Two RNAs folded together computationally: RNase P RNA and transfer RNA, 489 nucleotides in total.
Rfam match: Bacterial RNase P class A. The family's RNA type in Rfam is ribozyme.
C1' cells in the first nucleotide's frame, strides 16, 4: 500500500436578531384572599434510538384465606451478573471461514401418541425392481460338465434406479455371489477411571452394530407466572332522570358442638347459647306504616373543568480499589425536559466536512509545450433516522457520514 | 398514550405442514330477430414482505410494512 474483521465515539461548531415553553426573582395593575394578567431580570429546556410495543421491573387499582395442586401460557447446554428478564457475561458442543472472527430456540425421539406427500418392489413390526449367485428344465448352434436365450425354485442389501431419508462408513480379507461373516482405523452402545464447580474432554475395557426424522407436533421433565394498566388511580367542582331491565348477595361479633376438602393449621357450611341491631311519622309504651340497601353487568342521562399522581431516580460525572468479563463496593461532586392540540423553532453571518465546476504553484515525463499527479483559490449543491407524554433495565428495527483503537491475510522493501 | 385483531384471484371469503380453491365479476362458444336468463369450456396469485424449523411452509416461530377496532369522568 490493497482486502477484511471486531470493538467504541460523535450525530456541525460560534456569534447575532426575532420567538416558543417550564421555574424563579422583583416591579405595576385586578382580587378580602388562592390567584391571574403584564413589563423586566437570572436559569433550564428531547434521542442514540425519544420509534415498534416485544419481553422485565416500579408504582396504581381490582381479585383472592395461606401454602400447595390442575388448567393454561412462557423459558430450556454449564456457570456467573442483575431488582428482574427471553437480556448480558464468560465457558461448552454444533458449523462455517485460509484467517482474525461469525452463526447456533442447543433438555428429553428404548413414557407414550401423531406425521413421513409424490416417486418407488420396499417408509418403520423393513423391503427382491433391474442386475448377481447357484439349482433344475427346455430351446439354438458351432455340441460345450465351461456358450446364448427363455421358465421355475432358491441365495444376495455389494451395485444401478426412486426418493429428503433404504436399517453404520472407508479398506482388506472371505464367498457360488455376497452380508460385521471376520478384521483395521472411525463412528454408536454400556461401564469404569483422569481433569473440570459444571457443561464437557481425553483415555481404557467390553459389545459385531441393535431403537431414522421430527417437540418452532401433541407431549414428559425442571423452572417462572393472580388480572388489568398513567385514558392506572386520588380530590374538588359543574350539570342530568340520583333512571330502567337482568343477575347475584343481604344482619354483625363471639363461644361450643357435628360434617367437607388427598391432608394439616386454617376456612367453609350446618346447628346451638349470649350480646348489639338504623332513620323518619303516629305513639307513653307494645305496636302499626313509611324510607334508605350492596356488588356486576347492559342500556338510557350529563360533562369534555381544575389540582395531585409528575420529576432525587435501581440517578449522571470523575477518581480508586475487586473481578478475565458482565459488574459490584468506597469516595467526591452535580441537581439536568415536564407540555396538555401538546414548547424545544426560523433567519442571517463566519467556520469546517463531503460532491461537482472552473482556475492553479510546486513535482515527475518526455517528442520543450503538452501530459499525469495536484496544495490552493471561487463559485454552487447537500448534511439523515427521527421527535420526550408515569418512569426504568433491555432487546429488535431506521440511520447522511465522520473519528478513533485492537487484530487478519496478501504484496514490495529493510 | 395504551389495548386487541386482520392481511390469501379484480370483490367477498374457505383452506387437518405435501394438489393454491369457492362465489360473483371478465373471456369465448352454444342458444336467441337482438339482449337478459341459461348451458358448456378458458384465463387471472410474490398466499403483504424478510428470515429461521423442517425432506417440504399460506399453515409454525421470529422480525419489519399496511389497515380496522376498543378506552375518559359523573351521578
Nucleotide at each position: 500500500c490493497c482486502a477484511g474483521a471486531c470493538g467504541g465515539c460523535u450525530g456541525g461548531a460560534u456569534g447575532g436578531u426575532c420567538g416558543c415553553u417550564c421555574c424563579u426573582c422583583g416591579g405595576g395593575c385586578g382580587g378580602u384572599g388562592a390567584c391571574g394578567c403584564u413589563c423586566g431580570g437570572g436559569g433550564g429546556g428531547a434521542g442514540g434510538a425519544a420509534a415498534g410495543u416485544c419481553c422485565g421491573g416500579g408504582c396504581u387499582c381490582c381479585a383472592c384465606g395461606g401454602a400447595a395442586a390442575c388448567a393454561c401460557g412462557g423459558u430450556g447446554c454449564c456457570g456467573g451478573g442483575u431488582a428482574a428478564c427471553g437480556c448480558c457475561c464468560g465457558g461448552c458442543g454444533g458449523g462455517g471461514g485460509c484467517g482474525a472472527c461469525c452463526c447456533u430456540a442447543g433438555g428429553g425421539a428404548c413414557a407414550g401418541u401423531g406425521c413421513c406427500a409424490c416417486a418407488g418392489a420396499a417408509a418403520g413390526c423393513a423391503a427382491a425392481c433391474c442386475g448377481c449367485c447357484g439349482g433344475c428344465c427346455g430351446a439354438u448352434c458351432a455340441a460345450g460338465u465351461c456358450a446364448u436365450c427363455g421358465g421355475c425354485c432358491g441365495g444376495u442389501a455389494a451395485g444401478g434406479g426412486u426418493g429428503a431419508a433404504a436399517g453404520g462408513g472407508u479398506g482388506g480379507g472371505g464367498u457360488a455371489a455376497g452380508a460385521g461373516c471376520c478384521c483395521a482405523c472411525c463412528g454408536c452402545g454400556u461401564c469404569g477411571c483422569c481433569g473440570g464447580c459444571a457443561a464437557c474432554g481425553g483415555g481404557g475395557a467390553c459389545g459385531g452394530c441393535a431403537u431414522g426424522g421430527u417437540a418452532a407436533a401433541c407431549c414428559c421433565c425442571a423452572c417462572c407466572g393472580g388480572g388489568a394498566g398513567c385514558a392506572a388511580g386520588a380530590c374538588c367542582g359543574a350539570a342530568u332522570a340520583g333512571g330502567g331491565g337482568c343477575g347475584g348477595c343481604a344482619g354483625a361479633u363471639u363461644g361450643c358442638a357435628a360434617g367437607g376438602c388427598a391432608a394439616c393449621c386454617c376456612c367453609c357450611u350446618u346447628g346451638u347459647a349470649a350480646u348489639c341491631a338504623a332513620c323518619g311519622c303516629g305513639u307513653u309504651u307494645u305496636c302499626g306504616c313509611g324510607u334508605c340497601g350492596c356488588c356486576g353487568u347492559c342500556c338510557g342521562g350529563g360533562u369534555u373543568g381544575g389540582u395531585c399522581g409528575c420529576g432525587c431516580g435501581a440517578g449522571g460525572c470523575g477518581u480508586c480499589c475487586g473481578g478475565c468479563g458482565a459488574c459490584g463496593g468506597a469516595c467526591g461532586u452535580c441537581c439536568c425536559a415536564g407540555a396538555g392540540g401538546a414548547a424545544u423553532g426560523a433567519c442571517c453571518a463566519u467556520c469546517g466536512u463531503g460532491c461537482g465546476a472552473u482556475c492553479g504553484a510546486a513535482c515527475g515525463g518526455c517528442u520543450u509545450g503538452c501530459c499525469g499527479c495536484g496544495a490552493g483559490a471561487u463559485c454552487g449543491c447537500a448534511g439523515a433516522c427521527a421527535g420526550a407524554a408515569c418512569c426504568c433495565g433491555g432487546c429488535u428495527u431506521a440511520c447522511a457520514g465522520g473519528c478513533c483503537g485492537u487484530c487478519u491475510g496478501g504484496c514490495a522493501u529493510u | 398514550g395504551g389495548g386487541c385483531g386482520c392481511u390469501u384471484a379484480g370483490c367477498u371469503c374457505a383452506g387437518c405442514g405435501g394438489g393454491a380453491g369457492a362465489g360473483c365479476a371478465c373471456u369465448g362458444c352454444c342458444u336467441u330477430c337482438a339482449c337478459a336468463c341459461g348451458g358448456c369450456a378458458g384465463g387471472g396469485g410474490u398466499c403483504g414482505c424478510u428470515g429461521g424449523u423442517u425432506c417440504a411452509a399460506u399453515c409454525c416461530c421470529a422480525g419489519c410494512a399496511g389497515c380496522g377496532c376498543c378506552c375518559a369522568c359523573c351521578a
The coordinates come from a structure-prediction model, not an experiment, and the mean pLDDT is 76.